[in-house]
Context: one part of a larger RNA
RNA sequence: CCCUGGUGAAGGAACUAGGCAAAAUGGUACCGUAACUUCGGGAGAAGGUACGCCCUUGGUAGGUGAAGCGACUUGCUCGUGGAGCCGAAGAGGGUUGCAGUGACCAGGCCGCUGCGACUGUUUAUUAAAAACACAGCACUCUGCAAACUCGUAAGAGGACGUAUAGGGUGUGACGCCUGCCCGGUGCCGGAAGGUUAAGUGAUGGGGUUAUCUUCGGAGAAGCUCUUGAUCGAAGCCCCGGUAAACGGCGGCCGUAACUAUAACGGUCCUAAGGUAGCGAAAUUCCUUGUCGGGUAAGUUCCGACCUGCACGAAUGGCGUAACGAUGGCGGCACUGUCUCCACCAGGGACUCA
Numbered sequence: 001c002c003c004u005g006g007u008g009a010a011g012g013a014a015c016u017a018g019g020c021a022a023a024a025u026g027g028u029a030c031c032g033u034a035a036c037u038u039c040g041g042g043a044g045a046a047g048g049u050a051c052g053c054c055c056u057u058g059g060u061a062g063g064u065g066a067a068g069c070g071a072c073u074u075g076c077u078c079g080u081g082g083a084g085c086c087g088a089a090g091a092g093g094g095u096u097g098c099a100g101u102g103a104c105c106a107g108g109c110c111g112c113u114g115c116g117a118c119u120g121u122u123u124a125u126u127a128a129a130a131a132c133a134c135a136g137c138a139c140u141c142u143g144c145a146a147a148c149u150c151g152u153a154a155g156a157g158g159a160c161g162u163a164u165a166g167g168g169u170g171u172g173a174c175g176c177c178u179g180c181c182c183g184g185u186g187c188c189g190g191a192a193g194g195u196u197a198a199g200u201g202a203u204g205g206g207g208u209u210a211u212c213u214u215c216g217g218a219g220a221a222g223c224u225c226u227u228g229a230u231c232g233a234a235g236c237c238c239c240g241g242u243a244a245a246c247g248g249c250g251g252c253c254g255u256a257a258c259u260a261u262a263a264c265g266g267u268c269c270u271a272a273g274g275u276a277g278c279g280a281a282a283u284u285c286c287u288u289g290u291c292g293g294g295u296a297a298g299u300u301c302c303g304a305c306c307u308g309c310a311c312g313a314a315u316g317g318c319g320u321a322a323c324g325a326u327g328g329c330g331g332c333a334c335u336g337u338c339u340c341c342a343c344c345a346g347g348g349a350c351u352c353a
Base pairs, nucleotide, nucleotide: 001348002347003346004345005344006343007342008341010339011338014337019334027051028050029049030048031047036041038173052095053094054093055092056091057090062086063085064084068080069079070078071077072075096100108332109331110330111329112328113327114326115324116323120132121131136171137170138169139168140167141166142165148157149156150155174319175318176317177316179249180248181247184246185245186242187241188240189239190238193237194236195235199231204226205225206224207223208222211218212217250268251267252266253265254264277311278308289305290304291303292302293301
C1' cells in the first nucleotide's frame, strides 16, 4: 500500500456528478395518525409509551379429559363424571444493571414534482427504463369450405369456434374530452363518357409464279412475310364518400382621448388556417427569459407569466388516488462522505528463513 471488519474528540454532507458507501431505523403490544382519495386506500403514515427477574392474586381463568357410573340401537356409540396433566392475560408489590425485543434476527422517515395508471415483460454476457405488455377504448375485415396464416399440393391452424365469434391496426386504467380540413395519397362506392390487354384479323404492302405481254413489265389462286380497321374486361381518367385512414391545420398592413396593446378593419393565399386544454415543458434556440418561493449565496427545483425558434387533442390532449430496485429538487434523523485523518483485528503484498 491492497482486501475484509471495528472504534473515534469537535463539527455533521462542508464530500461528491449524486448522501455513492456507511451510519441510523428495526421486534411485539398499546396509544395515536395529515393532505389527498377511485372511499378500497394513503397507513407500519408521522409521532409516542411499555418490555428483564422475583412474590401475591393463583396452580386461578382457560385447555385437555382418565377411572367409575348410566343408557340403549351393543358401538372405535352416547350421556354423566371430574382425577391427572398443561397453564395464561391483567392487576398489586418488590428487585437489579450503563443498558431487559440486553446477543442473533430485525422498515430510515417526510415534502414538492416529471414519466408510466397498476401486478407483470425486456437487451442470457455494459441499458430494467419513461421502452414492451396490459385491462379498457376505437376503426376495419370476416356469414363459415369465414377472413387471415403455413404449405407446390394434399392438408393443417383459425376452431371441433360462428359476429357477445375470429383476424388486423392504432390508442393504452380511470375522470373531463377528442375541434377544423377529403385539395394530395390510401380505402370504399358509382357507372355515363374517354383510354386500354390477350384474342379477333378488315384493309393495304412485300416475296414466290400458273398465265398474259408492247418483252419494259403486269400478275389470279395458294403458300408466306408484314400492316393492324373493328369488337374487346378490370384498371386508370372521371363522379361521390371517408381523418380513432396516411396526413395537414397561414401571411402582410392599419386602428382606442398618455404611452403601450389591439376587441375592430383592410388585403393576399389556402383543402382548411390550431379549437379546448397545456405551455422556457423529457418539447424554449436566444436563455442562467422575467417575476415569486426556497438558500447567506440556487445554470438545477417548485409556482406563475406567454414572446409556443419548433405543444396540442386515440402518431391522443389535459388531469389523476394508488403503485415504481424510475428521473429531478428539498427537509428531519444519522453518520469517517468530508474538515483530517488516527488507531485496532484478521488476510495479502513486502523482507528473512

The part of an RNA shown here (large-subunit ribosomal RNA, domain IV) has 353 nucleotides and comes from Marichromatium gracile.
It matches the Rfam family "Bacterial large subunit ribosomal RNA". Rfam links the family to the GO terms ribosome and structural constituent of ribosome.
The full RNA is in RNAcentral, with records from MGnify.